[in-house]
């Protein structure tokens, strides 16, 4: 300096045009003498960032930013 891939709650990840989900971690409450484990709930993300296409963008195109592979 070239190519790829990746980028979505705290953390690991789905979701590939039509109102953002899961486990795990958190908080409440049930259960227990009492912790844990088990149930049932509730909070938590404008989906890297700025544009472009569209009635409509996490999803599709461009740039640039982080990361990881790889070539020289």
């Nucleotide at each position: 300096g070239c190519u790829a891939c990746u980028g979505u709650g705290g953390c690991u990840c789905a979701g590939g045009g039509g109102u953002a989900g899961a486990g795990c971690a958190g908080c409440u409450c049930a259960c227990u003498c009492g912790u844990a484990a088990u149930g049932a709930g509730c909070a938590g993300g404008u989906c890297g960032u700025c544009g472009g296409u569209u009635c409509a963008a996490a999803u599709c195109c461009g740039a640039c930013c982080a990361g990881u592979a790889g070539c020289u």

A computed fold for a 72-nucleotide RNA from an uncultured Clostridia bacterium, annotated as transfer RNA. Rfam family: tRNA.